[in-house]
Molecule: Glycine riboswitch aptamer
Organism: Ornithinibacillus gellani
RNA sequence: AUGAAUACAAGGGGAGAGCUUACCAUAUUCAUCAAGGUAACGCCGAAGGAGCAAACGAAAGUGAAUCUCUCAGGCAAAAAGACUCUUGUAGGACG
Numbered sequence: 001a002u003g004a005a006u007a008c009a010a011g012g013g014g015a016g017a018g019c020u021u022a023c024c025a026u027a028u029u030c031a032u033c034a035a036g037g038u039a040a041c042g043c044c045g046a047a048g049g050a051g052c053a054a055a056c057g058a059a060a061g062u063g064a065a066u067c068u069c070u071c072a073g074g075c076a077a078a079a080a081g082a083c084u085c086u087u088g089u090a091g092g093a094c095g
Stems, first nucleotide, its partner, number of pairs: 006090008018041001020040005042075003048071001049069003055062002
């Protein structure tokens, strides 16, 4: 002196799937809708969680994901959101 991987912080982008049905209650009240609670059925996968391939191994086992499952979460808006971009801080690979 160049400033990689990685970690943290801030800001931005960020998909999918019923504003389903019934009842209760609140407000309004001629009626209806929204949000809330309970129940039922139907769906989504990109918070989290769980499972596995190859490979290694005598065996047990280790073993990844954007794959699979759907426990959790989600299915108008809002919130969340894997991943990604920019900036900053730490870091110090490579030269």